[in-house]
RNA sequence: AUAUCAUCCUGGGGGUGCUUUGCUUCGGCAAGGCUGAGAUCACACCCCUACAACUUGAUGCAGGUAAUGCUGACGCAAGGAACGAUGAAGCACACACU
Repeated sequence: AUAUCAUCCUGGGGGUGCUUUGCUUCGGCAAGGCUGAGAUCACACCCCUACAACUUGAUGCAGGUAAUGCUGACGCAAGGAACGAUGAAGCACACACU
């Protein structure tokens, strides 16, 4: 100097990629595979003040992969949607008693 965690109501924000095969009116569609909370059966999932829900930078950089926004860095960079209730814990102050 700073103040936490969990759950919930209501409201709000966000993403949906890569790949194989088949079909195709060549726009896509269907079924598998990869990562993931989620890859459009969703009345789901994630996130809501935030150093990461998500977007931009970025058709970028490094590593890796069958391939990819797969991983890492970039990154307390720029943006980004909230109020409230309940419970627990902690701290400070005041008062009372010892």
Predicted 3D model of a 98-nucleotide RNA (TPP riboswitch aptamer (THI element)) from Chlorobaculum thiosulfatiphilum. Lineage of the source: Bacteria > Pseudomonadati > Chlorobiota > Chlorobiales > Chlorobaculum. The sequence was found by an Rfam model in a public genome assembly. Rfam family: TPP riboswitch aptamer (THI element). From the family's description: Vitamin B(1) in its active form thiamin pyrophosphate (TPP) is an essential coenzyme that is synthesised by coupling of pyrimidine and thiazole moieties in bacteria.